[in-house]
RNA sequence: UGAUAUUUCUUAAGAGAGAGUCGGUGUGAUCCGGCCGCCGAAGAGGCAAAUCCGAGAUGUGAGGUGUCGCGUGGACGGAUGAAACUUUCAGGCAAAAGGACUGAGAAAUGGAC
Repeated sequence: UGAUAUUUCUUAAGAGAGAGUCGGUGUGAUCCGGCCGCCGAAGAGGCAAAUCCGAGAUGUGAGGUGUCGCGUGGACGGAUGAAACUUUCAGGCAAAAGGACUGAGAAAUGGAC
């Protein structure tokens, strides 16, 4: 000097699914209780391959016995382990709000070439 990467803020765009129904409150939204029907892209949970560990089996080498080293398994147990997949816990199903991922800008951490 300042890359990849991570985080925060601003901004652009941003899907899906009943303005469900009954009763109470209320102008309405909301709230409380009951009855169904749905969505996946806030968040959260689950898992594959692979890697590692352990016990055991087996092959092989060393060794006086006990045992130790290396290898093999598509087998057993455990740990780590991804998503836009999956679960629908949470959230959502007119508008508004929210909204993963992505683009643009700014800042912070960091420090590769």